[in-house]
Order: sequence, then C1' cells, then structure tokens
RNA sequence: GCCAAUGUAGCUCAGCCUGGUUAGAGCAACUGAUUUGUAAUCAGUAGGUCGUGGGUUCGGAUCCCGUCAUUGGCUCCA
Repeated sequence: GCCAAUGUAGCUCAGCCUGGUUAGAGCAACUGAUUUGUAAUCAGUAGGUCGUGGGUUCGGAUCCCGUCAUUGGCUCCA
C1' cells in the first nucleotide's frame, strides 16, 4: 500500500440481509422487599449523538458514499 470483518447501554451481544409502533436482552450498577445480617431470590429505577461526516427517502441502527478506530489476511522492501 491492497482486501475483508467488526464498531449499538459500564461489559457481552441481538436487531441490519428484506427500511416502518416508542431501539432491545443478559450481566453489572442503584433503590426497595425478604433475612438477625450477608449471599441468593423477587420487584422496580437509571443508563444510548446505534464510531463519525454526508447523501437517498415521507421515514435510516438498517440502503449508498466518504472518513476514523480495532482485528485478521495479502503484497512490496530488506
């Protein structure tokens, strides 16, 4: 330098292919119940520029273009 994959909540991920109700799950955090107390269990709360900039569209996490980061592969030099 080239190619591919990945990027969504604090962590791990689904949703993307085939655009359409308010963006979700588990774990973690916090509050409460329960318990002599802790853990466990149960109930609830909070947490998101969907990497980023733009385009298409009535409507974009989803489609298109650019760009950034990470990972893997390839090539060149020696």
Predicted 3D model of a 78-nucleotide RNA (transfer RNA) from an uncultured archaeon.
It was read from a public genome assembly.
Model confidence (mean pLDDT): 80 of 100.
It matches the Rfam family "tRNA". It is annotated as a transfer RNA.